Annotation
A computed fold for a 111-nucleotide RNA from Teichococcus rhizosphaerae, annotated as Glycine riboswitch aptamer. Its mean pLDDT, the model's own confidence on a scale to 100, is 80. The sequence was found by an Rfam model in a public genome assembly.
[in-house]
RNA sequence: AUGUGUCGUCUGGAGAGAGGCCGGUGCCGCGUGUUCCGCGCGCCCCGGCCCACCGAAGGGGCAGGCGCCGCGCGCGCCGAAACUCUCAGGUAAAAGGACAGGGGGAGAGGC
Numbered sequence: 001a002u003g004u005g006u007c008g009u010c011u012g013g014a015g016a017g018a019g020g021c022c023g024g025u026g027c028c029g030c031g032u033g034u035u036c037c038g039c040g041c042g043c044c045c046c047g048g049c050c051c052a053c054c055g056a057a058g059g060g061g062c063a064g065g066c067g068c069c070g071c072g073c074g075c076g077c078c079g080a081a082a083c084u085c086u087c088a089g090g091u092a093a094a095a096g097g098a099c100a101g102g103g104g105g106a107g108a109g110g111c
Stems, first nucleotide, its partner, number of pairs: 006105002009102004017051001019050006026043001028042006052091003058087001059085003064078005069072001
C1' cells in the first nucleotide's frame, strides 16, 4: 500500500390468506337487561389448533470432482446454485430479506 475475501454503514430489494376455528385479555366502542352486575356484538393484543400458499434469512438435497477395489445399478471423501425440498421462516403495514450499488474500517498473502 492492498483483495473477486471480511466487518459495519447508507440506498434499492421479490413472492405468497389483513384465512378459519377455539380460548384468554382490555381504564376500549356499541347495544341490551339489570341496578352495580351480567349478556351479546365489534376491535386491539396474546396463545393454541386447522387448511391453503411463498422462497430471497438460515437449513437439507444433487450435477460434478478425487481416491479405492472384488470393476459393479460398488465403496469412501469433497461438494454449486437464484436449481430443488420447504425443517425453520414468511403470506396488510412495520420488521426481516438472498442479492446489487455507494462510501468506509481492520488487515492476510505479496512487494